Description:
A computed fold for a 73-nucleotide RNA from a Gallionellaceae bacterium, annotated as transfer RNA.
This record gives sequence, structure tokens and C1' cells, in this order.
RNA sequence: GGGUCGUUAGCUCAGCUGGUAGAGCAGCGGACUCUUAAUCCGUUGGUCGAAAGUUCGAAUCUUUCACGACCCA
Repeated sequence: GGGUCGUUAGCUCAGCUGGUAGAGCAGCGGACUCUUAAUCCGUUGGUCGAAAGUUCGAAUCUUUCACGACCCA
């Protein structure tokens, strides 16, 4: 220098053919318990890496950039 893949909640990850984003763990509140743990119930938390484009509508499609992994040279 060229190519492929990845970036979504504090962490690990889903998200179908474009239709306003979810799970588990963690956190918070409660039940239970003499107390803690475990278990159960409820609940908070997101500019979907950044910018631009297409579209009535973008996490999703296109382009550029940033960061990471791998391959080729």
C1' cells in the first nucleotide's frame, strides 16, 4: 500500500426483507431470611464509533474518516 471482518446499555452479545432497540450479567428498590448469600418480583440505563448521502422513514443501504482483529504484498 491492497483486501476481509468488527464497533449497539457499565460488561458479554442479539437485532430477519429499512418501519422509532432487546436479552443475560451488573446496578437500584422490594419480598424472603436473626443477618448475609442464594432465590423470586419490579425497575433504571442507549446521539447504535464520527460525519455526509439515499429514503416518507436508516443500527440496518452507500461514501469518507477513526479505532481494533486477520490475510496479502

Model confidence (mean pLDDT): 80 of 100. It matches the Rfam family "tRNA". The family's RNA type in Rfam is transfer RNA. The sequence was found in a public genome assembly.